[in-house]
């Protein structure tokens, strides 16, 4: 210098004009109050006002209601091990398998020796049975037939009864042996997944993102939850229950418990305003410290949107950034582009979209010293 | 805002791992029939929303996206 790999960060800036939504201070006015006590209108000032994904709503939790507690079935989810966490399908560390020359990357990665199902076509044979071509032996016969042995070679297929070499044999075959793969046992190491060594007999599939088995987890609904005020009006409506009942936690069952002057279900009507929930929180920054790390602990500091049909915008100027053109480096001039995208109860993740740029560590190759 | 559901020829649909080179109806196109039109007959074209994964094999199973529909004060 080039190509790459991993992690982190930014994602326009300044000024002016006209606007938008909250907060707060002061002045004046109105209402209210024991009281500048509270509310409100106008004016002036100060200060604040989207994101890394605010998105998809795919997971997990907080919060709220269903009066409360427990058990079983069904259903759903997760799925190598250990840890982190409020929790997770997330994160960290490790193991195994796979890919890459390497830095490094990927993995829905429990169980097929519990059982069931499926494995099209082709092929002899697709999971318990066997031989199409072939090899070899014998007999008949004369280049064909019959019988027996074999499963090494060919062929089919996505997949064919461990692989390869040697011995052995009529030809062969784990038939025997060495190495490798797999399985089982023992010993050692590791918290564990697993790893290493030794021994054994040779040892026949795939599929669980098919049912299923095993282990663990899961009640339902969602801020349009829920609470209050105001406004409005039609319940002499229909039905269930009769006090150990109906009903109650929203798939079913069971047990406890609650259960009246009423409870529950259905049908119908009215209102379509406001307040609250609402933003201080598993929050942010810095330092120390424990830990390989995720993360935790301690100390100090900070306050950082709360709209409600939804505010944070529009225009102009200058400066940036990238690309193109002006023959050409620098410089200059002109033009084009400057992304994805907008909170709606709040957090932790994942995934998806994203112009352009910066930093750090590492790998490979080239050149120079 | 929150919660659900769906996607196969132009339209309505079948199909739920191999028999799918995806079937049917209506429609469209061509031919036959008819003096002509309709009806009828024959023939043809025409689709698995996009991407990735599991599997030997995916319209079908799983994940991510895209589009559409419905419900809730």
């Nucleotide at each position: 210098c080039a190509a790459g790999c991993a992690g982190g960060c930014c994602g326009g800036g300044u000024g002016g004009u006209c606007g938008c939504c909250g907060u707060u201070u002061c002045g004046c006015g109105g209402a209210u109050u024991c009281g500048g006590u509270u509310c409100u209108g106008c004016g002036a000032g100060a200060g604040g006002g989207a994101g890394g994904a605010a998105a998809g709503u795919c997971c997990g939790g907080g919060c709220u209601c269903c009066a409360u507690c427990g058990g079983g079935c069904a259903g759903g989810g997760u799925g190598c091990u250990g840890g982190g966490u409020a929790a997770c399908a997330c994160c960290c560390a490790g193991g195994a398998g796979g890919g890459g020359a390497g830095a490094c990357c990927c993995u829905a990665c429990g169980g097929a020796g519990a059982g069931u199902a499926c494995c099209a076509c082709a092929g002899a044979a697709a999971c318990u049975a066997u031989a199409c071509c072939g090899g070899c032996c014998g007999c008949c016969a004369c280049u064909g037939g019959c019988g027996a042995c074999c499963a090494a070679g060919g062929g089919u297929g996505a997949a064919a009864u461990g692989g390869c070499g040697a011995g052995g044999u009529a030809a062969g075959a784990g038939c025997u042996c060495a190495c490798c793969a797999g399985c089982g046992g023992c010993u050692g190491g590791g918290u564990g997944a697993c790893c290493a060594g030794c021994c054994g007999g040779c040892u026949g599939g795939g599929c669980a993102a098919a049912c299923c088995c095993c282990a663990c987890c899961c009640g339902g609904a969602g801020c349009a939850a829920g609470a209050c005020c105001a406004a409005a009006u039609a319940g002499a409506g229909g039905g269930a229950c009769g006090c150990a009942a109906a009903g109650g936690a929203c798939g079913c069952c069971c047990g406890a418990c609650c259960g009246a002057u009423g409870u529950c279900c259905c049908c119908g009507g009215g209102u379509u305003g406001g307040u609250u929930g609402c933003u201080c929180g598993a929050c942010c920054c810095u330092a120390a410290u424990g830990g390989u790390a995720a993360c935790g602990u301690u100390a100090g500091g900070g306050c950082u949107a709360g709209a409600u049909a939804g505010a944070u915008g529009a225009c102009c100027a200058c400066c940036g950034g990238u690309c193109c053109a002006g023959a050409a480096u620098c410089a200059c001039u002109g033009g084009a582009c400057u992304a994805c995208a907008g909170g709606a109860c709040c957090c932790g993740g994942c995934u998806u979209a994203u112009a352009g740029g910066c930093c750090u560590a590492c790998u490979u190759g080239g050149u120079c010293c | 805002g929150c919660c659900c559901c769906c996607a196969u020829c132009g339209u309505c649909u079948a199909g739920g791992g191999g028999c799918c080179u995806a079937g049917g109806a209506c429609g469209c196109a061509g031919c036959c029939c008819u003096u002509u039109c309709a009806a009828g007959g024959c023939u043809a074209a025409a689709a698995c929303c996009g991407g990735g994964g599991u599997u030997c094999g995916a319209a079908u199973c799983c994940c991510c996206g895209u589009g559409g529909g419905g419900g809730c004060a």
Two RNAs folded together computationally: RNase P RNA and transfer RNA, 442 nucleotides in total. It holds a member of the Rfam family "Bacterial RNase P class A". The family's RNA type in Rfam is ribozyme. Its mean pLDDT, the model's own confidence on a scale to 100, is 79.